Model confidence (mean pLDDT): 82 of 100. The RNA shown here (transfer RNA) has 73 nucleotides and comes from a Methanobacteriota archaeon.
């Protein structure tokens, strides 16, 4: 330097054929249970890395930056 993959809540992860309010565990909060905590239970807030483009509409596609991996010189 040149190539290929990934980047989604605190923390792990699904959606990758564009189209409804972005789902799921865990963790937090609040209520229930409990003498009390803790397990249970309900219930709620919490994410698409950035910037730009294409399109009626982008998490999704398309360039670039970051950053994290891995390949090759």
């Nucleotide at each position: 330097u040149u190539c290929c993959a990934g980047u989604u809540a605190g923390u792990c992860u699904a959606g990758g054929a564009g189209g409804u309010u972005a789902g799921g565990a865990u963790g937090c909060c609040a209520g229930g249970u409990u003498u009390u905590c803790a397990c249970c239970c309900u219930g709620g807030a919490g994410a698409c890395a950035c910037g730009g483009g294409u399109u009626c509409g982008a998490g999704u596609c398309c360039c670039g930056u970051a950053u994290u991996g891995g390949a090759a010189a």
NCBI's taxonomy places the organism under Archaea, Methanobacteriati, Methanobacteriota.
Its Rfam family is "tRNA". Rfam classes the family as a transfer RNA.